The RNA shown here (FMN riboswitch aptamer (RFN element)) has 124 nucleotides and comes from Paucilactobacillus nenjiangensis. The coordinates come from a structure-prediction model, not an experiment, and the mean pLDDT is 84. Taxonomically the source falls in Paucilactobacillus (Bacteria, Bacilli, Lactobacillales, Lactobacillaceae).

RNA sequence: GUUCGUCUUCAGGGCAGGGUGUAAUUCCCGACCGGCGGUAAUAGCCCGCGACCUGCAUUAUGUGCAGCUGAACUCGGUGGAAUUCCGAGUGCCGACAGUAGAGUCUGGUAUAAAGAAGAUUUUC
Repeated sequence: GUUCGUCUUCAGGGCAGGGUGUAAUUCCCGACCGGCGGUAAUAGCCCGCGACCUGCAUUAUGUGCAGCUGAACUCGGUGGAAUUCCGAGUGCCGACAGUAGAGUCUGGUAUAAAGAAGAUUUUC
C1' cells in the first nucleotide's frame, strides 16, 4: 500500500421587506437555500446514492427484499480536458404529518442514513 472484520467520531441549508385577510413565514409581490459519491476540472436541475413514502416476508417500534424517487437551456470565453469554471441572459425543482394551502415554520428527528475521517485486526 492492499484485502477482510470490528469499533469510534462526524455527517442539511433557507421567507428580509411588503399586500390581502378574523386567521397565512402556507395565498400574492418579493426574498432566501442547495446532503453524499462519480464524471478528463469545482454540478440542486449530467450519471447514480441517501432520506421520505408504498408493498411483501418476519414474533417484530426492528430487520431483509422489492418498488417509488424532482428539476436547464441559449450565446460567448479559457483549457489537453468543464451540460461542473468565467461572462451575459432567461428558467426550473424540492417527501410525509400538522396548520389558511409550506423546499424555508412545527413534528416524527437528541432518530436514521448516502458517505467522510480515524483507530484496530486479518490477508497479500